[in-house]
Context: one part of a larger RNA
RNA sequence: CUGGGCGUAAAGCGUGCGUAGGCGGCCGCAUGUGUCGGGUGUGAAAUCCCACGGCUUAACCGUGGAACGGCGCUCGAAACUGUGCGGCUAGAGGACUGGAGGGGAGAGUGGAAUUCCCGGUGUAGCGGUGAAAUGCGUAGAUAUCGGGAGGAACACCAGUGGCGAAGGCGGCUCUCUGGACAGUCCCUGACGCUGAGGCACGAAAGCGUGGGAAGCAAACAGGAUUAGAUACCCUGGUAGUCCACGCCCUAAACGAUGGGUGCUAAGUGUCGGAGGUAUCGACCCCUCCGGUGCCGCAGCUAACGCAUUAAGCACCCCGCCUGGGGAGUACGGCCGCAAGGUUGAAACUC
Numbered sequence: 001c002u003g004g005g006c007g008u009a010a011a012g013c014g015u016g017c018g019u020a021g022g023c024g025g026c027c028g029c030a031u032g033u034g035u036c037g038g039g040u041g042u043g044a045a046a047u048c049c050c051a052c053g054g055c056u057u058a059a060c061c062g063u064g065g066a067a068c069g070g071c072g073c074u075c076g077a078a079a080c081u082g083u084g085c086g087g088c089u090a091g092a093g094g095a096c097u098g099g100a101g102g103g104g105a106g107a108g109u110g111g112a113a114u115u116c117c118c119g120g121u122g123u124a125g126c127g128g129u130g131a132a133a134u135g136c137g138u139a140g141a142u143a144u145c146g147g148g149a150g151g152a153a154c155a156c157c158a159g160u161g162g163c164g165a166a167g168g169c170g171g172c173u174c175u176c177u178g179g180a181c182a183g184u185c186c187c188u189g190a191c192g193c194u195g196a197g198g199c200a201c202g203a204a205a206g207c208g209u210g211g212g213a214a215g216c217a218a219a220c221a222g223g224a225u226u227a228g229a230u231a232c233c234c235u236g237g238u239a240g241u242c243c244a245c246g247c248c249c250u251a252a253a254c255g256a257u258g259g260g261u262g263c264u265a266a267g268u269g270u271c272g273g274a275g276g277u278a279u280c281g282a283c284c285c286c287u288c289c290g291g292u293g294c295c296g297c298a299g300c301u302a303a304c305g306c307a308u309u310a311a312g313c314a315c316c317c318c319g320c321c322u323g324g325g326g327a328g329u330a331c332g333g334c335c336g337c338a339a340g341g342u343u344g345a346a347a348c349u350c
Base pairs, nucleotide, nucleotide: 004321005320006319007304008303012318014201015200016199017198021194022193023192025088026087027086028085029084030083031082034080035077036076037075038074039073040072041071042070049065050064051063052062053061054060091191092188093187094186095184096183097182098181103177104176105175106174107173108172109171110154115149116148117147118146119145120144121143125136126135162169163168206247207246208245209244210243211242215241216240220236221235222234223233258317259316260315261314262313263312267294268293269292270291271290272289273288274287275286276285299306300305323350324349325348332343333342334341335340
């Protein structure tokens, strides 16, 4: 160096964009970089290997051969690879038409409910639990009606339904804005795939400054339970949860399954678009494309299971794994306000 792997055994970076690099469609011409063939030079000797021989044998030694995996020069080949030139449209992108969507950002706005405040009615309890108590209530609570304030979340619709790269996204309206999909087959003409570094995004909790604070609720206090109860249950309750700006950068960030392309049985449901049949349309029926589920053959798998949304058959590129513990620790570097993150050992031990 090669050989093995990564759904659950160790192992897919949380996700995307993209630099270098690696890899790359069809046809023709040229070249001859890689590649292949011939010739030639060199590759010192010894050593290694083979044969024969010499010391009684062996080690050792001698002679000959092979080999020295390589490199130079030269002649040649042109399929593949590279390069140059020309052409193509099946990859990729664009244009036009169209419909779908909780995709993102900002502004505005609506109703239900909880809480609080004011007022009316009304009186002895309410609340809570397994049962209670703490707690609230004659300074009039709970209940009920009317009015007001404020914050947060959006019942039904709602769905193995939709959108997004992932995290994630759900009342309604407007403005700005990203992506995907279908149809036409009009344009460009390989413009592609992946992607070490890099950059960006990244739930919750947490941090900084300033606001906001209804409900909920770490910490905390009290009441219970209990042998104890620093818990589970109950009454309270502060950070926080919300907003703006700036950080943090983690996760069972999961499909525990990296991305791309091609190929490989059928069946059924659903979402989006288009076309056809029929009777103008709709429903029904049939077909195509894109997405999302279930079942299931071949094949794969240690099994479980996966199975055109592959974990099947192949190719290209990246990441990662190499016994358990020590340890995602120590040290050092980088990042962070901090919390800490990231990179990441060894002794020792089984």
This is a predicted structure of a 350-nucleotide part of an RNA (small-subunit ribosomal RNA, central domain) from an uncultured Nitrospirota bacterium. Its mean pLDDT, the model's own confidence on a scale to 100, is 89.